[in-house]
């Protein structure tokens, strides 16, 4: 000193002036009740204390986030009916374990990575069905274009050797020769066969590399390496890992297609539910033997109705736009110990930390600190760095609405610790 | 606050169980015809299938995570 990975925290800080929302106190005033007193003694009036409610005003105290955000999952809470059974439908898929629960966490296994580390819908294509353009000979218990190998095949006339030989020539020794028989040897087009090594084509072509073997050739057979299946042993709680044996057995792919196996899931959501207060027309039309109970359907249940002023629905109409509870004290925060590799649990102290409702948590100014751009100055031969002055500009993602635990996602900038790999020097 | 759905050419819609140049009408731009417009015929250019990953030999389509858009749900009789 380069480069990268994990992983925790911050996310302005201060004074000044304005301002908001909850809580507490007070201090003025109104209006209620009560109780004294007084005028009246029939309704009642007027003073005074006293308790609560509100208005104003002062004072204390207190007030957003890591994501409050997407609303993706999980729960608690409510409330439906008792929330039962079956079938669809929906999630989840390695193993263990953590926890109220998970789709998260946490260790472990495997596979991809040089490695810190990091990703992974990571059960099944040995129930069945389905799908695969285009190329390509052949795409699903496969096939054969080119090739290679036997065969048959002589393209009106393949080659070679021996014989016989009409018949031709001749210096008479001799030569040449159609055609024929018999031997080897090659063989084009085109036929039958074997063959899957090697060209090609694809995303994907049914193990790899020698040896033999063979007409050619191939797991045909061996060796040796991959991998699968089967069985034994070992170490693990398990997933799986390691080692030995037999099988020549040699994997198609896709399940984020259908589908099968295991496991999970009743629905709706605080506009959920309750109380008081006010308004208003329980007005009109239509369905109507069934309907409702918040499941898409059966099957048990419940509940209202069943021949009509009818339960119930569905549409047009009408009013309200309040008020308290639910509501924040909770799987809660911190800090110490004990248990676990770890998530976590378990004691023990010790803190209270927004409840808004058209919605408060804000705005202006100065200084300070952060980052960045220019310019001067200082070191200096000169540049960069570094130091120091001016001056500009920047400062995020975004805001609780019932609570929680996770995931995801969005975020100027800064801090810290822990590791990896190269490379230089000791 | 709570739950449903949806995005393709400028507009408006197509694309079978995923299958190879993602198409059709309008609408542009050129051209023919005409003295000259419309009508009519011919030719054309126009796409990150909302963005980004992922599965898969291949993705507008199947799956995940943004991002705009639309649309239900308040209480009494």
């Nucleotide at each position: 000193a380069g480069u990268g990975u994990g992983g925790g925290c911050c996310g302005g800080c201060u004074g000044g002036c304005c301002g908001c929302g909850g809580g507490g106190c007070g201090a003025c005033c109104u209006c209620a009740c009560g109780c004294g007193a007084g005028c009246a003694u029939c309704c009642g009036c007027u003073c005074g204390c006293u308790u609560g409610c509100g208005c104003u005003c002062g004072c204390c105290u207190u007030g957003a986030g890591g994501a409050a955000a997407g609303u993706c999952c999980g729960g608690g809470c409510a409330c439906c009916g008792c929330a039962g059974g079956g079938c669809a439908g929906g999630g989840u898929g390695c193993c263990a374990g953590c926890u109220a629960a998970c789709g998260g966490c946490u260790g472990g296994g495997c596979g991809c990575g040089u490695a810190a580390g990091g990703c992974g819908a990571c059960g099944g294509c040995a129930c069945g069905u389905g799908c695969a353009a285009c190329a390509g000979a052949a795409a699903g218990c496969a096939g054969a274009c080119c090739g290679c190998u036997g065969u048959g095949g002589g393209g009106c006339c393949g080659c070679c050797g021996g014989c016989g030989g009409a018949c031709c020539c001749u210096a008479c020794g001799g030569g040449g020769g159609a055609c024929g028989c018999c031997g080897g040897c090659c063989g084009a087009a085109c036929g039958c066969a074997g063959c899957a090594a090697g060209g090609g084509u694809g995303a994907a072509a049914c193990g790899g590399u020698g040896c033999g073997g063979u007409a050619a050739g191939a797991g045909c057979g061996c060796a040796c390496c991959a991998g699968u299946g089967c069985u034994c042993c070992u170490g693990g709680u398990a997933a799986c890992a390691g080692g030995g044996g037999c099988a020549g057995c040699u994997g198609g792919g896709u399940a984020a297609a259908c589908c099968c196996c295991a496991c999970c899931c009743g629905g709706u959501g605080c506009a959920a539910g309750g109380u008081c207060c006010g308004a208003u027309a329980g007005g009109g039309a239509g369905a109507g033997a069934g309907a409702g109970c918040c499941u898409g359907c059966c099957c048990g249940g419940c509940u209202c109705g069943u021949c009509a002023u009818a339960a119930u629905c569905u549409c047009c109409g009408g009013g309200u736009u309040g008020a308290c509870c639910g509501c924040u004290c909770g799987a809660g925060g911190c800090g110490c110990g004990c248990g676990g590799c770890g998530a976590c649990g378990c004691g023990c102290g010790u803190c209270c930390c927004a409840g808004a409702u058209a919605g408060a948590u804000g705005g202006c100014c100065a200084g300070c600190g952060g980052c960045u751009c220019g310019c001067c100055g200082g070191c200096a031969c000169a540049c960069g760095a570094c130091c120091g002055g001016c001056g500009g500009g920047c400062g995020a993602c975004a805001g609780a609405a019932c609570c929680c635990g996770g995931c995801u996602u969005a975020c100027a900038g800064g801090c810290c610790c822990a590791c990896c790999c190269g490379c230089g020097c000791g | 606050g709570g739950g449903u759905c949806u995005a393709u050419a400028g507009c408006u819609c197509a694309a079978u169980c995923g299958g190879u140049c993602a198409g059709a009408g309008c609408g542009g731009g050129g051209g023919u015809c005409u003295c000259a417009u419309a009508a009519a015929c011919c030719c054309u250019a126009g796409g990150u299938u909302c963005g980004g990953g992922g599965u898969u030999c291949a993705a507008g389509u199947c799956c995940c995570c943004g991002u705009g858009g639309a649309c239900c749900c308040a209480c009494c009789a």

Predicted 3D model of RNase P RNA and transfer RNA as a complex of 503 nucleotides. Rfam match: Bacterial RNase P class A. By type it is a ribozyme. Its mean pLDDT, the model's own confidence on a scale to 100, is 75.